[in-house]
RNA sequence: UCCCGACAAAGCCAAACCCAUUAUAAGGGUAAACGGAAAGCGGCGGGUCUUAGAUAAGAUGGCCGAGCUGCCGAA
Repeated sequence: UCCCGACAAAGCCAAACCCAUUAUAAGGGUAAACGGAAAGCGGCGGGUCUUAGAUAAGAUGGCCGAGCUGCCGAA
């Protein structure tokens, strides 16, 4: 360094419910704390969802795979 990931340390992200919003959708806000070692990034492939209706446009990175980048550090 890579692999790996702890009853470690420091930080980080933030599901459901509720409230309000109307965004077509899996969005955004508040609040919350189910979880996460890439739950960071980008829709490349598959899946799912929406509008539409057979072709397309879009949503989802907290569904999976692959890609790029990255904190800490025992076994």
A computed fold for a 75-nucleotide RNA from Nitrospiraceae bacterium UBA6905, annotated as c-di-GMP-I riboswitch aptamer.
The sequence was found by an Rfam model in a public genome assembly.